This is a predicted structure of a 509-nucleotide part of an RNA (small-subunit ribosomal RNA, 5' domain) from an uncultured bacterium. The RNAcentral record of the full RNA draws on ENA and SILVA. Its mean pLDDT, the model's own confidence on a scale to 100, is 86.
[in-house]
Context: one part of a larger RNA
RNA sequence: GGAUGAACGCUGGCGGCGCGCUUAACACAUGCAAGUCGAACGGUUAAAGCACCUUCGGGUGUGCAUAAAGUGGCGAACGGCUGAGUAACACGUGGGCAACCUGCCCCCCUCUCCGGGACAGCUACGGGAAACUGUAGGUAAUACCGGAUGACCCCGCAGCGGCACAUGCCGCCGCGGGCAAAGAUUCAUCGGAGGGGGAUGGGCCCGCGGCCUGUUAGCUUGUUGGCGGGGUAACGGCCCACCAAGGCGAUUAUGGGUAGCCGGGUUGAGAGACCGACCGGCCAGAUUGGGACUGAGACACGGCCCAGACUCCUACGGGAGGCAGCAGUGGGGAAUCUUGCGCAAUGGGCGAAAGCCUGACGCAGCGACGCCGCGUGCGGGACGAAGGCCUUCGGGUCGUAAACCGCUUUCAGCAGGGACGAGGGGGAGACCUGACGGUACCUGCAGAAGAAGCCCCGGCUAACUACGUGCCAGCAGCCGCGGUAAUACGUAGGGGGCGAGCGUUAUCC
Numbered sequence: 001g002g003a004u005g006a007a008c009g010c011u012g013g014c015g016g017c018g019c020g021c022u023u024a025a026c027a028c029a030u031g032c033a034a035g036u037c038g039a040a041c042g043g044u045u046a047a048a049g050c051a052c053c054u055u056c057g058g059g060u061g062u063g064c065a066u067a068a069a070g071u072g073g074c075g076a077a078c079g080g081c082u083g084a085g086u087a088a089c090a091c092g093u094g095g096g097c098a099a100c101c102u103g104c105c106c107c108c109c110u111c112u113c114c115g116g117g118a119c120a121g122c123u124a125c126g127g128g129a130a131a132c133u134g135u136a137g138g139u140a141a142u143a144c145c146g147g148a149u150g151a152c153c154c155c156g157c158a159g160c161g162g163c164a165c166a167u168g169c170c171g172c173c174g175c176g177g178g179c180a181a182a183g184a185u186u187c188a189u190c191g192g193a194g195g196g197g198g199a200u201g202g203g204c205c206c207g208c209g210g211c212c213u214g215u216u217a218g219c220u221u222g223u224u225g226g227c228g229g230g231g232u233a234a235c236g237g238c239c240c241a242c243c244a245a246g247g248c249g250a251u252u253a254u255g256g257g258u259a260g261c262c263g264g265g266u267u268g269a270g271a272g273a274c275c276g277a278c279c280g281g282c283c284a285g286a287u288u289g290g291g292a293c294u295g296a297g298a299c300a301c302g303g304c305c306c307a308g309a310c311u312c313c314u315a316c317g318g319g320a321g322g323c324a325g326c327a328g329u330g331g332g333g334a335a336u337c338u339u340g341c342g343c344a345a346u347g348g349g350c351g352a353a354a355g356c357c358u359g360a361c362g363c364a365g366c367g368a369c370g371c372c373g374c375g376u377g378c379g380g381g382a383c384g385a386a387g388g389c390c391u392u393c394g395g396g397u398c399g400u401a402a403a404c405c406g407c408u409u410u411c412a413g414c415a416g417g418g419a420c421g422a423g424g425g426g427g428a429g430a431c432c433u434g435a436c437g438g439u440a441c442c443u444g445c446a447g448a449a450g451a452a453g454c455c456c457c458g459g460c461u462a463a464c465u466a467c468g469u470g471c472c473a474g475c476a477g478c479c480g481c482g483g484u485a486a487u488a489c490g491u492a493g494g495g496g497g498c499g500a501g502c503g504u505u506a507u508c509c
Stems, first nucleotide, its partner, number of pairs: 001509004006505005013374006019367002021332001026330003030327003035074003040071002049062005081285003091209007100202002105198008113147004122137006153178005159172005183190002211257003218248003223245004228240003260282004264275004287308005310321004338364001340363003346360001347358004377407004387398004411450001413445005421436001423433003453498005458479003464493005474481002
C1' cells in the first nucleotide's frame, strides 16, 4: 500500500447493487416450511340459486356446485440448512465396468383373458385421563390373491457357428421349468401389464495430486493371500468355514494434532504465500448412539423401532417432543436482521385440466457492513467589516471567507400522471390475472431553502504559533517527548489529509 462476512470510537443527507451468528453441531415458546389426485374407489356432508309445496317454522327436488375423513396412486430420497465428523478413493483430475441398477420421459415389440376372497371407512358394543385402542358385523377399487396365455425375459441341460484364448463373450436352434394385466367412456379416445433399447441419475474399481508432527518406529489376526460358500443391483476378507503365513513401513507405516474438498478469493511484477464467507459442483450430518422397514431411489432433517441425555403433559396406569428449514426467543459473544408481503414471475410436487401446495423463489423491512453514484449550491462581492488568534503594536492572519447583490433547484419535500417485468387462463368470446407498487419514471410547485464530519501537524510524513503544565498530568507505530521559554502533553487560533465518512484494533499478502 492492498484486502476483510469484521468489530470499536466520533460523526452521519439520498440512491443503486451486494452482503449480514466467523462464537454454543447450545437449548428452544409460537406460527408457517409437502402435498396433491373425485378422470382409481365405496360412501358421507350439503350452502347460494332455481322449481314445486307450505301450517310461513320449513319441506321436497335439482345442481359439470361441495367440505372433513378413509382405501388407493404419485410425491415426500427433490428443494432448503449446516460443517460437527472426515487426512479418506472424501475431494480434484484422468481412466475403467473386468462386475452393475435406474421411477417419471422418449422409441420399439407383445398382450390387455377367466375367476376369487378380504380390509379400512361405516354400524353396534366396549377399554383409556389422554395418546390411542379391542371385539363383532358388513363393503368398493387402478388395493390384494388364484388360474390361463407368453412377444420378450430368467434358470437348467444339450448342440452348432463366430470372436478371444486365462476363467470367457456373442449369435442361432432344440428340450424342460418359471414369470403379466385395470379399468373409465355411448363413441372417439384416455388408461393398464410384460419385455427390449435410448436418455438421465446413481453404484463400484484404478492411476496421479494437495496439511503439520520422529519429543510417535515399528504396525497388523479378517490381518495378507488362496479354495469353497453366503450376501449384494454388482466385484470384493463385504461376511463365513478351512488352508497358507503373509501384508505395510524413514519415498514416514502406526499413532498424535489440525481440517469438509474443489471451481475459486486476497495479495504479489511473477514465482509464491494465505484463505475456502457469498455464488456453483461434490461429500458428510440432522438431539447422541444403533437398527432396519417401505421404495426405482433412504438406512431417510420436518418417517418408523430400540437405547441415552434433556424438555413437556398426566387421573401416576401411561404418553408427547427434536429449528444445522423461514421468521423469532433465551444463552454465549467484540459481533451479525423482520415472529413482513406474494405465489404476479422463475422453478418444483400432484392433477387430463381448472387448480391446489411451495418461508424454494420473487420482493419489501432493518444495518454506512462493503462497492459504486449523487448532493450539502453557483457567480459577483474590500473599506479587506465585526469578532477570534498572533504581534516587533506598525501590523499580520482567518479572508471573497461572511454580510450584501444576482442566479440555479439535482437530491430530499409536496401535488398530478404512472409502467416494463406477462405470459398465461377461459368453449370461440366476454372477461380474469403484478407481491414489489401508486414503486421506478415523467411533469409541475416553493425556497439556498433540509444535509459535514473525522484524523493529524517532532522525524519517518503533508501541515506552527500562543497559553497552560513542569519527569506531574499525559503522549507513543519506531526513534522517543515532559524535570519553567515543550512546533511531541492539554486547550485555542492557524494549517495539512480524507470526506458521508474518518480513525483505531484484529487478521492475510